[in-house]
RNA sequence: UGAGAAGGGCAGGCAGCCGCUGAAGGGAAUCCUUUGGAGGAAAGUCCGGGCUCCUCAGGGCAGGGUGCUGGGUAACACCCAGUGAGGGUGACCUCAGGAAAGUGCCACAGAAAACAGACCGCCGGCUUUUGCCGGCAAGGGUGAAAAGGUGAGGUAAGAGCUCACCGCAUCCCGGGUGACCGGGAUGGCACGGCAAACCCCACCUGGAGCAAGACCAAAUAGGAGGGCGUUCCCCCGCCGGGGGGAUAAGGACUGCCCGUCCGAAGCUCUCGGGUCAGGUCGCUAGAGGCCGAUCGGUAACGACGGUCCCAGAGUAAUGGCUGCCGGCAUGAUCAAGAGUCAUGGACAGAACCCGGCUUACGCCCUUCUCAGGAU
Numbered sequence: 001u002g003a004g005a006a007g008g009g010c011a012g013g014c015a016g017c018c019g020c021u022g023a024a025g026g027g028a029a030u031c032c033u034u035u036g037g038a039g040g041a042a043a044g045u046c047c048g049g050g051c052u053c054c055u056c057a058g059g060g061c062a063g064g065g066u067g068c069u070g071g072g073u074a075a076c077a078c079c080c081a082g083u084g085a086g087g088g089u090g091a092c093c094u095c096a097g098g099a100a101a102g103u104g105c106c107a108c109a110g111a112a113a114a115c116a117g118a119c120c121g122c123c124g125g126c127u128u129u130u131g132c133c134g135g136c137a138a139g140g141g142u143g144a145a146a147a148g149g150u151g152a153g154g155u156a157a158g159a160g161c162u163c164a165c166c167g168c169a170u171c172c173c174g175g176g177u178g179a180c181c182g183g184g185a186u187g188g189c190a191c192g193g194c195a196a197a198c199c200c201c202a203c204c205u206g207g208a209g210c211a212a213g214a215c216c217a218a219a220u221a222g223g224a225g226g227g228c229g230u231u232c233c234c235c236c237g238c239c240g241g242g243g244g245g246a247u248a249a250g251g252a253c254u255g256c257c258c259g260u261c262c263g264a265a266g267c268u269c270u271c272g273g274g275u276c277a278g279g280u281c282g283c284u285a286g287a288g289g290c291c292g293a294u295c296g297g298u299a300a301c302g303a304c305g306g307u308c309c310c311a312g313a314g315u316a317a318u319g320g321c322u323g324c325c326g327g328c329a330u331g332a333u334c335a336a337g338a339g340u341c342a343u344g345g346a347c348a349g350a351a352c353c354c355g356g357c358u359u360a361c362g363c364c365c366u367u368c369u370c371a372g373g374a375u
Stems, first nucleotide, its partner, number of pairs: 001371010012325007020037007039347001043358002046356005051209004058258004063205005068082005083096005097200002102198002104194003119140002121136006148166006167189001168187008213281004223271006231246006250262004288308005294303003328344006
């Protein structure tokens, strides 16, 4: 200098003027004063929680989710630390239960895609030849993938057929909380891939969401008349009418079963009357922010101490102009530097609140890797 890898930070500051808006105070006053007023992603709404309501949501099945190990956390699909495999020259990155429980699938090509198989080929026998019968699976060919690999022995040719090393399986020993690692013995190999195919295993899982939900106001209502329906028991002495209890059908508990709860409730026609949807709370003091030569922990994080109060609207505010200062990039001036001048500054906009992930985006810094050059 070039090409990369990992991590962190900022999102200008001050002043003046003109506006917008929450709260508090003042005022007869739509006016004044004081004070507060967006983000790292406020976004996507993809995960996880708080909070609220639904008959506390109980059991089983089904369904859904997660998936190496250990830890962190309110919780997670997040984070930290590790293990193994794969990729990269490297800094570093990516992936992860089970394929010897069972079922299924593996296009095309190929002889054969999993109870192996035989197109070319190699070898033996017969045959004049074409060819036929038998042996083999080392070599060729096909394919994403071909039934352990390399080498030697062996053989008619071959082959774990035999041997050495590697791989694999079983067992044992040692280390580790564990994933797993190291070593040894035995076995000639039994076990191709796919679980984002069904499935199996372990763990988790009720639903809906601030338009949740609570209160106030208003309204459905209440009123008059008619029709239909109204199981059983008790009471009001009987009819009428009413009250209490037990149940059937049926309904609810977001699919099914159990279980629990509601339940003889009402339905309908006519007349008459009335409404067009407001206000308050929830709402922001919270798993809160900042600081720490503190303590525990490798770390994520936790503990302790100090300090601060930091948007809460509901057509929805958070803006604009000017000046000065500071910083970066580019261009001009200059031999160069310094200086000066000009231009530029992204993505974006809270709506119940948090923790994550993902996506969008301007600039700066640190550490590290590889290559080249100079000294």

The prediction has a mean pLDDT of 76.
Predicted 3D model of a 375-nucleotide RNA (Bacterial RNase P class A) from a Candidatus Deferrimicrobia bacterium.
The gene name in the source record is rnpB.